[in-house]
Parts: sequence; C1' cells; structure tokens
RNA sequence: GAGUGUCGUCUGGACGGCCGCGUAUGACCUUGUGUCAUCCGAGGAAAGUCCGGACUCCAAAGGGCGCGAUGGUGGAUAACGUCCACCGGGGGCAACCCCAGGGAAAGUGCCGCAGAAAGCAAACCGCCUAAGUCCUUCGGGGCCGGUAAGGGUGAAAGGGUGAGGUAAGAGCUCACCGCGCGUUUGGUGACAAACGUGGCAGGGUAAACCCCAUCGGGAGAAAGCUCACGUAGGGAGGGUAGGUGCGGCCCGUACUGUUUGAACCUCCGGGUAGAGCGUUAGAGGCCUCUGGCAACAGGGGUCCUAGAGAAAUGGUCGUCACCUCCGCAAGGAGGAACAGGAUCCGGCUUAUAGGCGGCACUCACUU
Repeated sequence: GAGUGUCGUCUGGACGGCCGCGUAUGACCUUGUGUCAUCCGAGGAAAGUCCGGACUCCAAAGGGCGCGAUGGUGGAUAACGUCCACCGGGGGCAACCCCAGGGAAAGUGCCGCAGAAAGCAAACCGCCUAAGUCCUUCGGGGCCGGUAAGGGUGAAAGGGUGAGGUAAGAGCUCACCGCGCGUUUGGUGACAAACGUGGCAGGGUAAACCCCAUCGGGAGAAAGCUCACGUAGGGAGGGUAGGUGCGGCCCGUACUGUUUGAACCUCCGGGUAGAGCGUUAGAGGCCUCUGGCAACAGGGGUCCUAGAGAAAUGGUCGUCACCUCCGCAAGGAGGAACAGGAUCCGGCUUAUAGGCGGCACUCACUU
C1' cells in the first nucleotide's frame, strides 16, 4: 500500500436567530381554545407480532392426558427457542464463518429414474480352466463350477491404500489408516491423547412418523381498577335436573339449582355510555472501579431524556461539519436510504443511503 475478516458507532448533524406546534411547571389577568417565561419532545430498526417476561384478570390455578416447543457440554440472565465460552462435524492458506449437533441394534415408512442388484443380498460386461466332465486340428473350445479385485449405473453398491497369497480373486493373511471394546492420563464436562485388543463391519434418511430427556395454565392494555349518574333486579314463551367457572378432554374443586324450576335459548320493553387511574422513576441511562477469557455480576458517583388522547415535534435564514460532481486552485452547484411511538422491557428476524473508528489475517514493497 492492496485485499479479506470481525466488532462498535453516527445518522438531515452541531451552534445561533425568527416564526409555528404539544405536555409539564411557574407567574399574570380580561377566566379564555387566554398571555408570557422555562425544561423536555420519535428509531436503529419505532417495523414483524416471532420468542421470553413484568403487570392485570379468570374464586384458588391442583393432577393426568392431549397438544406444543427445545435438543453437544458448561455458564450468563427475571426468563427465553436469546447471549458467552468450549467440544464435535463442515468450509476457508488464515483471521474467521456455518450446523434443526440426543436415538437408525424398539418399530413403521421412504431412497424415483438408471442399474444385475438399493435389505439381507446380487451378477450386466467381465476374470478363472485349480477340481469334475465332453470334444479336439493338441493351439484350445463347451458344460459344470468359482469369483466380486477390474469396468459400467447411480447421491450412495457390504471399509480404504499397499504387499503377500490364489486357477482367478476376496480381511483370505499381514502393515498402516478406519471401526468396536478395554485400560491409563488430561479436562467440571462434552471430549481428546496414548497403549492394548478384536478381522471386524446389519447403507442412508428422524427439518419423515416415532422413541428418549427437559420445559410449558389461559387471555391480554379496548387487559383491568376506582368513582359518579341512572333505570324496570321488568314482562312473555320454550326448557331440563343439573348447571356455570377453570383454552380442549378426564379427574378434582368452588359457587349455585332441583317442580317455590336455576342455568341455557328466543321475543318485547326500559336506563346509561361521564371522570380518573393503568400511562412512564425503570430487571432505567451514563461514567468509573473490582471480579470474570467472555456473556455478565457487584461497588461508587451522577442524571430524569415523548406520554399524546383523534393523537403534537414543522418551516425559514446564517455559520461550521459530512458526502457527490465541476475546477490547477480559489471557489461553485447539489445532497442522503429504510422509515415514525401509544403499557413497558430483554432478544430474534426483516428493510436500508452514506460515513467514522478499533482489532485481526494474507500478499507485495521498503528499512
């Protein structure tokens, strides 16, 4: 200097003036949609509504089934399907990245086409003339038999390479690798390494059904709570002995009803719809110290940064900053994308213009 990888961060920026909005606070009076002053006033995703919670209600929220989710090990967290570190597998020269990562010997299903054959085997082209048998021109040929090393098909064909051996071959034998088992060592653990032993092997697929382990009540801020006002706790019909509540089913349980007939269904009729809380001081932000590889935890200091209620935050001018283009320069012209709260928080996913910074890897050159 170039390329690559990874982490963080800014976002129509900052400052000032003028005009215009919204909440809150304070003052004033003409008490009004009032005037003046001050503080504050959208995002990195506010989006998706995908996970997890806080909070509220279902009287309490119990057990089982079903259903659903997760899936290497150890940690973090309020919790999670999130995050951190490590292990195993794969990719990359590397920094790093990816994995829906328990079980195929419990069972069922599937592996099309091609191919001889895709689950208990199999012989299309081949190889062999050892053994047996027939013929022979004595070269050999046929039958029978052996074979799965070579070729072909395929994503995958009964471990791989090499040597020996054989009629030709084959773990048939041996060496190494691989696989199973055992021991020792290291590690919290997943696991790794070493040594020994066994010729040894029942393919793949579970993001197919399934099995195993762990976890899981439901609904949702129009959740809900309080206050005020008001009527008619009305009438008629059907209707059963049980009903209602707890997402589905069962058990259980609470309340209520059983001819003085509840629940439930249908029709007629009457009253009200106003105000406040929830609603933003938090599992909070920022700075720093300690512990930890880290996620993060603890200590100290400091700050209060939308809270509307039909829903507000805009326009303009100047200076500086950033980016693009023109220009030798001075300077000039122009300018972002995705996109805007509505109970709140921790994540994940998706969309996206331009820039800045840290660390790491590789290559080239120079010293």
Predicted 3D model of a 367-nucleotide RNA (Bacterial RNase P class A) from a Planctomycetota bacterium. The prediction has a mean pLDDT of 76. Its Rfam family is "Bacterial RNase P class A". It is annotated as a ribozyme. From the family's description: Ribonuclease P (RNase P) is a ubiquitous endoribonuclease, found in archaea, bacteria and eukarya as well as chloroplasts and mitochondria. Taxonomically the source falls in Planctomycetota (Bacteria, Pseudomonadati).